The prediction has a mean pLDDT of 88. Large-subunit ribosomal RNA, domain IV from Spirosoma arcticum, 332 nucleotides, folded computationally. NCBI's taxonomy places the organism under Bacteria, Pseudomonadati, Bacteroidota, Cytophagaceae, Spirosoma. Rfam family: Bacterial large subunit ribosomal RNA. The full RNA is in RNAcentral, with records from ENA.
Context: one part of a larger RNA
RNA sequence: UCAUGGUUAAGGAACUCGGCAAAUUGACCCUGUAACUUCGGGAGAAGGGGGGCCUACCCAGUAAUGGGAGGCUGCAGAGCAAAGGCCCAGGCGACUGUUUACCAAAAACACAGGACUCUGCCAAAAUUAACGUUGACGCAUAGGGUCUGACACCUGCCCGGUGCUGGAAGGUUAAGGGGGGAUGUUACUCGCAAGGGAAAGCAUUGAACUGAAGCCCCAGUAAACGGCGGCCGUAACUAUAACGGUCCUAAGGUAGCGAAAUUCCUUGUCGGGUAAGUUCCGACCUGCACGAAUGGUGUAACGAUCUGGGCACUGUCUCAACCAUGAGUUCG
Numbered sequence: 001u002c003a004u005g006g007u008u009a010a011g012g013a014a015c016u017c018g019g020c021a022a023a024u025u026g027a028c029c030c031u032g033u034a035a036c037u038u039c040g041g042g043a044g045a046a047g048g049g050g051g052g053c054c055u056a057c058c059c060a061g062u063a064a065u066g067g068g069a070g071g072c073u074g075c076a077g078a079g080c081a082a083a084g085g086c087c088c089a090g091g092c093g094a095c096u097g098u099u100u101a102c103c104a105a106a107a108a109c110a111c112a113g114g115a116c117u118c119u120g121c122c123a124a125a126a127u128u129a130a131c132g133u134u135g136a137c138g139c140a141u142a143g144g145g146u147c148u149g150a151c152a153c154c155u156g157c158c159c160g161g162u163g164c165u166g167g168a169a170g171g172u173u174a175a176g177g178g179g180g181g182a183u184g185u186u187a188c189u190c191g192c193a194a195g196g197g198a199a200a201g202c203a204u205u206g207a208a209c210u211g212a213a214g215c216c217c218c219a220g221u222a223a224a225c226g227g228c229g230g231c232c233g234u235a236a237c238u239a240u241a242a243c244g245g246u247c248c249u250a251a252g253g254u255a256g257c258g259a260a261a262u263u264c265c266u267u268g269u270c271g272g273g274u275a276a277g278u279u280c281c282g283a284c285c286u287g288c289a290c291g292a293a294u295g296g297u298g299u300a301a302c303g304a305u306c307u308g309g310g311c312a313c314u315g316u317c318u319c320a321a322c323c324a325u326g327a328g329u330u331c332g
Stems, first nucleotide, its partner, number of pairs: 001327008010318002014316001019313001028050004036041001038150001052072004057068004073077001085311007092303002097109002113148007125134003151298004156228003161225002163221005170216003176210002181205005188197003229247005256290001257287001268284005
């Protein structure tokens, strides 16, 4: 000097990003216990009290023993050890669970519940080259996929785009079918010759016509992917605009919430808490850029969750001191 323990005057969070760490509390018995609530909880809420030993006395009991009353005693009677600190408010997630083996345990994942969608059984879906297998020795109260995430109250408008489902009149459209015609070849034929014409057959090529799904097209569908406006004027103080005008759109954000895990300006403004508060709580609404199963708003219980406040408690600190054990260092 470091590590691990122990004690500490007065103060008691002044420390610090933050009470991190430490301290407090602690088992048992009696008493007592709020808001809120899904009536189960909350709750060990909180808070208060008790304890050893002796007795020939009283009560109960068959007794063991228990209760009462009286007494004794120490600094201390759960005499050592082991054994919740508590409260208030808010965010998130309902909950118990799961997760980054070895820097993240959470608000992430899962979840019961909700919804949409596919699937009629040789099911859909998955795997495989195939056979086969899973699904399932199941059969729509079943199985697969996707989203949401207990519960309560709800879940608005838009189908123009993209997707999906349905439709089939018209347009477009492949292989195939079809084969008008064209070309090559030459028996023959014309010609003095050069050369010309040319049937059948064979070969090459190939027009019209026919020809499904798809796409174009027409509808439906948002708990499918997604989207949910601007400008100007107006009331007898002022301000504001229930109201009017106009442009655009598929439709212009409803309920609820709102400086929020979302607010840039911003430490917004007002109130509370503090002597003093960029955090916190309650409001306001000017929402840069909330918003309804990419769910909205609440919510008892729960949480090694996050945030703010308080009580108790303390060497966290004012401000440091001493002790023990071990390591290091020095000497041997």